[in-house]
RNA sequence: CCCAACUGCACGGGGCGCGGCCACAGCCGCUGAGAAGCACCCGUUGAACCUGAUCCGGCUCGCACCGGCGGAGGGAAUGCAGCCAGCCGAUCCG
Numbered sequence: 001c002c003c004a005a006c007u008g009c010a011c012g013g014g015g016c017g018c019g020g021c022c023a024c025a026g027c028c029g030c031u032g033a034g035a036a037g038c039a040c041c042c043g044u045u046g047a048a049c050c051u052g053a054u055c056c057g058g059c060u061c062g063c064a065c066c067g068g069c070g071g072a073g074g075g076a077a078u079g080c081a082g083c084c085a086g087c088c089g090a091u092c093c094g
Base pairs, nucleotide, nucleotide: 003094006082007081008080009079010078011043012042013041014040016037017030018029019028020027021026049074050073051072055068056067057066058065
């Protein structure tokens, strides 16, 4: 110095469960970034999310959580801008 990272905007992708009361609506509680929010998460360096799966073992009232399945098969196949100067510290990125 450039890229990356990061931040903003635009575009695109995604999920929304469990328990209690209850006719419904709704209310309360649990976990979580998010349990319908002008929010949250993710965009190929892709465990965001989906499939297998009404899966298997542990644990729990249940979800959650831990391990397995498994780095298995799929998955949005982005763009623009910013990131001043000096010093110090931390973190991320090859």